Overview
c-di-GMP-I-GGC riboswitch aptamer from a Pseudomonadota bacterium, 76 nucleotides, folded computationally. The organism belongs to Pseudomonadota, within Bacteria. Its mean pLDDT, the model's own confidence on a scale to 100, is 84.
């Protein structure tokens, strides 16, 4: 000091509801927990989705890759 288990302290919070922006996907907020070891954070690649007649504009970081920063270190 690194790896894998297990545990502890906090930490986030899906579905739904209920307000409230948005033509919408969805977004905040509050109630809630289905999960999460980055379920922080960045639309840079794909997906996916909405919104245009379409060029194209958007949504999603809890769809999957990428970068970027973090907790705890108790026992085997």
């Nucleotide at each position: 000091u690194c790896a894998c288990a297990a545990a502890a302290a906090g930490c986030c919070a899906a579905a739904c509801c209920u307000a409230u922006c948005g033509u919408g996907a969805g977004g905040u907020a509050g109630g809630g927990a289905c999960g999460g070891a980055a379920a922080g954070c960045c639309a840079c690649g794909g997906g996916u989705u909405u919104c245009a007649u379409g060029a194209g504009a958007a949504a999603u970081a809890g769809c999957c890759g990428g970068g970027u920063u973090g907790c705890c270190u108790u026992u085997g």